[in-house]
RNA sequence: UAUUAAUCAAGAGUGAUGGGGAGAGUUUUGGCUCAUUGAUCCAUCCGGCAACCGAAAGCUAUUAAUUUACGGUGCUAAACCCAAACCCAUUUUGGGAAGGAUUAGGU
Repeated sequence: UAUUAAUCAAGAGUGAUGGGGAGAGUUUUGGCUCAUUGAUCCAUCCGGCAACCGAAAGCUAUUAAUUUACGGUGCUAAACCCAAACCCAUUUUGGGAAGGAUUAGGU
């Protein structure tokens, strides 16, 4: 990395320091928001959210269910920011797909 499964309308500092210097919000288009009062991004530190995997506990319900948050990730503006770009519908937080992200596996 091909690819498989699950989740993605919940939650949590737009924190501090340093770097850097123009766009960013993960394909395209149109919006909207953030951004030289320095964003997105990178690194460090201190918090927090969550419960995918491991571990521990508890349990024996059955093809399922609970707790902890010790370890490994992950996340910590706005619904994956909104809408369309594909299909079905017209129930409107409509359903599905595609793309993307995260976790575990993996030719």
Molecule: SAM riboswitch aptamer (S box leader)
Organism: Candidatus Daviesiibacteriota